[in-house]
RNA sequence: UAGAGUUUGAUCCUGGCUCAGGACGAACGCUGGCGGCGUGCUUAACACAUGCAAGUCGAACGAGGCCGCUCCUUCGGGAGCGAGUCGAGUGGCGGACGGGUGCGUAACACGUGAGUGACCUGACCCUUUGUGGGGGACAACCCGGGGAAACCCGGGCUAAUACCGCAUAGGCGCAGCCCGUCGAGGGCAGCGUGAAAGCCGGCCUAUCCUUGGAAGCCGGCGCGAGGGGAGGGGCUCGCGGCGUAUCAGCUUGUUGGCGGGGUAACGGCCCACCAAGGCGACGACGCGUAGCGGGUCUGAGAGGACGACCCGCCACAUUGGAACUGAGACACGGUCCAGACUCCUACGGGAGGCAGCAGUGGGGAAUAUUGGGCAAUGGCCGCAAGGCUGACCCAGCGACGCCGCGUGCGGGAUGACGCUUUUCGGAGCGUAAACCGCUGUCAGAGGGGAAGAAGCCUUCGGGGGCGAACAGUCCCCGGAGCUGACGGUACCUUCAGAGGAAGCGCCGGCUAACUCCGUGCCAGCAGCCGCGGUAAGACGGAGGGCGCAAGCGUUGUUCGGAAUUACUGGGCGUAAAGCGCGCGCAGGUGGGUGCGCAAGUCGGAGGUGAAAGCGCAGGGCUCAACCCUGCGACGCCCUUCGAGACUGCGUGUCUAGGGACCGGUAGAGGUGAGUGGAAUUCCCGGUGUAGCGGUGGAAUGCGUAGAUAUCGGGAAGAACACCGGAGGCGAAGGCGGCUCACUGGGCCGGAUCCGACACUGAGGCGCGAAAGCGUGGGGAGCAAACAGGAUUAGAUACCCUGGUAGUCCACGCCGUAAACGAUGGGUGCUAGGUGUCGGGGGGAGCGACCCCCUCGGUGCCGCAGCUAACGCAUUAAGCACCCCGCCUGGGGAGUACGGCCGCAAGGCUGAAACUCAAAGGAAUUGACGGGGGCCCGCACAAGCGGUGGAGCAUGUGGUUUAAUUCGAAGCAACGCGAAGAACCUUACCUGGGCUUGACAUCCUGGUGAAAGCCCCAUGAAAGUGGGGCCCUCCUUCGGGACACCAGGACAGGUGCUGCAUGGCUGUCGUCAGCUCGUGUCGUGAGAUGUUGGGUUAAGUCCCGCAACGAGCGCAACCCUUAUCCGUAGUUGCCAGCGCGUCAUGGAGGGGACUCUACGGAGACUGCCGGCGGUAAGCCGGAGGAAGGUGGGGACGACGUCAAGUCAUCAUGGCCCUUACGUCCAGGGCUACACACGUGCUACAAUGGCCGGUACAGAGGGCUGCAAGAGCGCAAGCUGGAGCGAAUCCCUAAAAGCCGGUCCAAGUUCGGAUCGCGGUCUGCAACUCGACCGCGUGAAGCCGGAAUCGCUAGUAAUCGCGGAUCAGCUACGCCGCGGUGAAUACGUUCCCGGGCCUUGUACACACCGCCCGUCACGCCAUGGGAGCCGGGAGCGCCCGAAGUCCGUGGCCCAACCCGCAAGGGAGGGAGCGGCCGAAGGCGAGCUUGGUGACUGGGGCGAAGUCGUAACAAGGUAGCCGUA
Repeated sequence: UAGAGUUUGAUCCUGGCUCAGGACGAACGCUGGCGGCGUGCUUAACACAUGCAAGUCGAACGAGGCCGCUCCUUCGGGAGCGAGUCGAGUGGCGGACGGGUGCGUAACACGUGAGUGACCUGACCCUUUGUGGGGGACAACCCGGGGAAACCCGGGCUAAUACCGCAUAGGCGCAGCCCGUCGAGGGCAGCGUGAAAGCCGGCCUAUCCUUGGAAGCCGGCGCGAGGGGAGGGGCUCGCGGCGUAUCAGCUUGUUGGCGGGGUAACGGCCCACCAAGGCGACGACGCGUAGCGGGUCUGAGAGGACGACCCGCCACAUUGGAACUGAGACACGGUCCAGACUCCUACGGGAGGCAGCAGUGGGGAAUAUUGGGCAAUGGCCGCAAGGCUGACCCAGCGACGCCGCGUGCGGGAUGACGCUUUUCGGAGCGUAAACCGCUGUCAGAGGGGAAGAAGCCUUCGGGGGCGAACAGUCCCCGGAGCUGACGGUACCUUCAGAGGAAGCGCCGGCUAACUCCGUGCCAGCAGCCGCGGUAAGACGGAGGGCGCAAGCGUUGUUCGGAAUUACUGGGCGUAAAGCGCGCGCAGGUGGGUGCGCAAGUCGGAGGUGAAAGCGCAGGGCUCAACCCUGCGACGCCCUUCGAGACUGCGUGUCUAGGGACCGGUAGAGGUGAGUGGAAUUCCCGGUGUAGCGGUGGAAUGCGUAGAUAUCGGGAAGAACACCGGAGGCGAAGGCGGCUCACUGGGCCGGAUCCGACACUGAGGCGCGAAAGCGUGGGGAGCAAACAGGAUUAGAUACCCUGGUAGUCCACGCCGUAAACGAUGGGUGCUAGGUGUCGGGGGGAGCGACCCCCUCGGUGCCGCAGCUAACGCAUUAAGCACCCCGCCUGGGGAGUACGGCCGCAAGGCUGAAACUCAAAGGAAUUGACGGGGGCCCGCACAAGCGGUGGAGCAUGUGGUUUAAUUCGAAGCAACGCGAAGAACCUUACCUGGGCUUGACAUCCUGGUGAAAGCCCCAUGAAAGUGGGGCCCUCCUUCGGGACACCAGGACAGGUGCUGCAUGGCUGUCGUCAGCUCGUGUCGUGAGAUGUUGGGUUAAGUCCCGCAACGAGCGCAACCCUUAUCCGUAGUUGCCAGCGCGUCAUGGAGGGGACUCUACGGAGACUGCCGGCGGUAAGCCGGAGGAAGGUGGGGACGACGUCAAGUCAUCAUGGCCCUUACGUCCAGGGCUACACACGUGCUACAAUGGCCGGUACAGAGGGCUGCAAGAGCGCAAGCUGGAGCGAAUCCCUAAAAGCCGGUCCAAGUUCGGAUCGCGGUCUGCAACUCGACCGCGUGAAGCCGGAAUCGCUAGUAAUCGCGGAUCAGCUACGCCGCGGUGAAUACGUUCCCGGGCCUUGUACACACCGCCCGUCACGCCAUGGGAGCCGGGAGCGCCCGAAGUCCGUGGCCCAACCCGCAAGGGAGGGAGCGGCCGAAGGCGAGCUUGGUGACUGGGGCGAAGUCGUAACAAGGUAGCCGUA
């Protein structure tokens, strides 16, 4: 040293991405009151207009101008002097500092520490000494000339602190001697060489002229030579600090030597010659990038990143080159040359260099004033005054940063208005405002008003030095005078007045802050996860809130978090990661013991570590920022003294590591040669005949030319059954008949020798399965490719028949693999148990059996420990040490490019752009599997009857329509909502109306009755208009009730959302399951319980068990039905008694029976036997009306399907409001070329028809059921007894039974369709009712693929009733009874389900997931004929300036000779030469851009083809290779 979000259904781990923090020379958006202190071109070292940035000295010099004074004057002026002043020139000092920038530079450039006995140093300080005597010029100026200009040339004059000889000098050079610490250090002396400059002020003492001066003297400033110092610099060395090895070799002045040149100085710095060296994996050389440091930012630190401002060093100054001058330069505001560019030009030629301060253009996201002043600090010049100074000090601009201040304070509730919200009550903004009281910072106005200033200088006074001096001059002290850009600024004070001063971001999670509206996968947001598809806390607005505040956000960069490069501080069995294996050089590491050394290590002391910064303390600005002072710290480095444990080094010794030796021993260890049998195939012959072969089934194929089969013989190649094993050997790959030869390694025993000889091992070298390659052999079987046959939608596959490379041998390549224990090697340590192989020892024994111990190998189980878990566990994945290799998110990709290797195939090394928010490991719960086990269900099978074909009915789809209202959609929509659409219903359409409304409540005003009833007009009706009748009740007389009219609140909506909901329902499923508490196990999800052994219809029960209990389910309790009993008998019943009738429980009576309906009994595996475990229970039996839940019903666990329903109802939200409400008429929901579901009726003789005749149950009935009777063929009508119903009615039950008929026919089957005529309901049967009669008589002769129901009173078949309802399209639905079967071997298969288990890449859960080609769009990228640039180098050519060398017939004042002329010495121009920038030519290297075309790659809601992978993924998968 704080973490969080994000991979999953959930979990743990790995791992990446992202966020919260800090920082900034910033920029951008919105906003902006004041001040202080800082800071401000990060880009184009791009180009620059204009001004300024380095001058100064008259006390170095000559001349001139101005001015003043004096004199002269022909009044034009001239001369002299000068305190002063000006600008050129000669001369001196300074322009090498200061200021800017970061190009270049990977280097002794920088940092740090040393060295220089290899060096320099102007001005400054100290010190010694000198400053003598001469000479000749050149500028300025004058004259002449050239030029547009810049400027230049010739002639003439002149001064100096300019220049040159001579003298002198302790310096320097050469040679010698002495001293000395390696050499160039010190001393002595010889030869040669070799300095100087004056200016200013004062004085008159000896000399001269003489008011006063000169020489001279004095003082000051200078000048020369030497020594020393300070500060500055040059050079050298150790160490330190970037990336890249896809840069591995580099180097010819290169490395060294001798000699020389050159420099202040060492040096290969340069040259000639000689030698052949020098550097490099501890990374040379190359490429890329970069100024370095103090420090800055961050970080707990270690570290990482950076190098703005300030300080130190370096480099550069338009680009490149060069030297000159000078103490110092190779010189930012100097020179020369070359290049590019700009400007001027009279076209001949010239001028220029802001990376100084401002400023301009340009570039850019972006960076300021063409300001003031030298007052301060500092610099240059000067004796000084002073001059110069864009260094600097200030001001200006910019919220760019840091710091400080303000925008007010107190009171104030009816919690105002307003806004927002609301469940309409209210809540929030909110003491906030208003209002009352108060204060006065900042800004504003008035007044006052600093510090920064001390010097220099002048003057006065005092002291001291030099001096002859009371001249002078220098130094010190004190007094006075003078000096401020900022600036009338800071600061102080007075005045007025809350008056002038708040924004920005955010509010889904991370992360602090929530509501409304709008929008509707749109518009948009987004740092990551992700929001938005009609109720969005995530978009936009609003209200409110949170956070910061003159700022707030955003973007970019950087450190942190990130232990995510792990030194501190990580890993590698399965997550990314152990090289396929060995040998081994370098390197790293290394046993016991003695001694020595002291490199590492540790300690003391000294040096250094600039300042600033940083930390601490104190101080100054009112505080702070900022500034000042002191102290601390600054790893490291250098010197020195010491310690001696450990490491190291040296040396001696030891034997435990290691090796050698001797004796045994096991083995598919390797290589070569030989040899054996079985099998396969082929060939020959025999026997033999019609097939064989092959498969899921077949076919291709083989066979009558004789196969297969079988026997005998022969040939060939390859591989070695049994033994054989969890076995053995080897480093790995790998090794298997037998024999021999050669040969490697291991193990055991012995303890004879060596004496640490060891371990590991980057590079390197070798070995290395299969496939593959080359050459030559060989080839039986097998078998890529290939061919054919099948399969299939296809089948370039899986299966089959063939078949070539190859497989085999020799030699040579290749060098890979899921080369795996997915586990590098070595050593030591850390419980055991059990097998097995090899050796040794002991015991026992006849024994190779057996027991014990031990060494080595190889397995399994298991403790501690480890691990994310799985698992590992003396054969470690435990505990440690040593060495090597490797990893750092997924994809792109083991790809591209480059290099190396290879004959090729290819191998090794090995990226990036781009893209994703994951990719992963282990384990968990589910789900799933063409995985497994166990078990259920009319699930299959067995069986019976259907559907699918026909006609019709009905529902649906579709189509149609003005409308065919709406919903339901696999099972689980479709005779469903519909248990009743002609109007109504009705929700739809067309048309006509109404607007407080068809309906509810309330308010205001009016009316008085209203309502209602009747009539008229119009109309299709609704409605509209009008008329008439009626004219209420209560009352405290105000009014109220009620109603209508008008108005206002509101009503109303079958309009939307079932994905906002309640309720209800379907379904899995009457399946046997679903959970909880506590405990236990696990890091956790979770497990256990609930698994297991039995058993059951059942998680039913029993037993066992780290579980023990419990809940919801199951079962039972409820209803019904089956038996019996009790009670009760009317409307039910009628046995017995008796009455009546033709007959009937009709009447009396009876309660027995049936029945009704109330209560009870009964069934519980209770009893017996067997099985089982003595259990649960199962099987059988007895009894019983009923037997193992007796039959049926009601009853539906946790949950699933965003299942269904907003149109039953309810309900949030949204929408409509003279219309999406409401009323009415008519139409539609009834359409019809079709398709499907569900049904009915049939196709007939087990039948149809006719006649006769028997037996139910359960229901319904008063706007109702309706008897008997009559009429009608009938539907029905007339009529109405009886009955609100165990009483009466519906009511006949039908199949059945008896008799008759039909005779196999589209019929006496079948009844559709159509015609005619009727009946009934209803306001009304046209669209569009049912029924009846007569006529008509369609399809249909048992139904393709497929498919449904049912296990017993069931299926099948037969009729009856009811709801709804006026009627009915009901053949539907819900019930009721009558008759009444067949079959179940069994659980392989189909479907569904339960439990356990297994695999999984599924979790929206297999209707899952997912791969590749193709097509389309976008993006980046490789190759590519080439094309166009950049960079560095090489060779050659040319060769500017310039240094150097040579020459120098031309030129030259000083010195020498000479009277001179002239000559000499010396110098120069010119010329030549070496080198040499730019340029040119050439061949290459390297890097970038671009490129027709081309290669793959990534990404992209709904494209195409297939199905490779995940479950045995339907051919197990995967790796290498062809």
The RNA shown here (small-subunit ribosomal RNA) has 1522 nucleotides and comes from an uncultured bacterium. Its mean pLDDT, the model's own confidence on a scale to 100, is 86.